[in-house]
Predicted 3D model of a 226-nucleotide RNA (Group I catalytic intron).
The coordinates come from a structure-prediction model, not an experiment, and the mean pLDDT is 77.
Rfam family: Group I catalytic intron. For this family Rfam cites "Self-splicing of group I introns" (Cech, Annu Rev Biochem, 1990). Its family is annotated with Group I intron splicing in the Gene Ontology.
RNA sequence: GCCUCCCUGUGUUAGUUACGCAGCUUUCCCGAGUAAUCGGGAUUGAAAAAUAAGGUGAAUUGCUGGAAACCCUAACGUAGAGUCGAGGGUAAUCAGCAGCCCAGCCCCGCCGCGGCGGGGAAGGUUCAGAGACUAUCCCUUCGGGGAGUACUCCGGCUCAGGCCGGCGGAAGCGCCUUACGCCCUUCGGGGCGAUGAUAUAGUCCACCCCCAAAAGAGAUUUCGGG
Numbered sequence: 001g002c003c004u005c006c007c008u009g010u011g012u013u014a015g016u017u018a019c020g021c022a023g024c025u026u027u028c029c030c031g032a033g034u035a036a037u038c039g040g041g042a043u044u045g046a047a048a049a050a051u052a053a054g055g056u057g058a059a060u061u062g063c064u065g066g067a068a069a070c071c072c073u074a075a076c077g078u079a080g081a082g083u084c085g086a087g088g089g090u091a092a093u094c095a096g097c098a099g100c101c102c103a104g105c106c107c108c109g110c111c112g113c114g115g116c117g118g119g120g121a122a123g124g125u126u127c128a129g130a131g132a133c134u135a136u137c138c139c140u141u142c143g144g145g146g147a148g149u150a151c152u153c154c155g156g157c158u159c160a161g162g163c164c165g166g167c168g169g170a171a172g173c174g175c176c177u178u179a180c181g182c183c184c185u186u187c188g189g190g191g192c193g194a195u196g197a198u199a200u201a202g203u204c205c206a207c208c209c210c211c212a213a214a215a216g217a218g219a220u221u222u223c224g225g226g
Base pairs, nucleotide, nucleotide: 005023008020009019010018024045027042028041029040030039031038032037051179052178053177054176055175056174061098062097063096064095065094066093070089071088072087073086076085077084099125100124101123105120106119107118108117109116110115111114129205131204132203133202134201136147137146138145139144151168153166154165155164156163157162180193181192182191183190184189209226210225211224213222214221215220
């Protein structure tokens, strides 16, 4: 200086355009509410952005239905087909059923001042890249920096529990409680403060490369070795 609401996927060397997806937002409509606002549908991207501290870390199983773009084409439809349909694969992710679950909340019962048992509502898990394991500390101008806790991997020791050494090295955005800010109020109180985790951080493992198998027409999927 230009561009841009923002997260993410496709596409791309990257960027831009375009398309898919979650959130917010402009305007309108429908419903609830005294209102702030909330839910749904369509539409817009003009404008402005989306607070802090503490607590908790459990379950982590079995299934089902969708999804843009991209890839495949044996059979089927059609006058014709890799090209249209249809079917299949992969996929950011959107959901449903059953089971299970930490702290906290609600209800019931029992024991004694705090616990135990049962039930419920949310929410989580299922739902990473097939998957395994782990919720540290200090400083900060909040951009980051330092340490080396948990833990992973490698090596060694011990009957075992564990211990020693080395290289690495850490996450709430979920749920709960409190505070703060703004708004409304019938003055009792109420509303808003987004999404991201279908793996965020980290250590492994997997994938990527080579060899060799199984299923398939193929895209691809699965099991091994290096």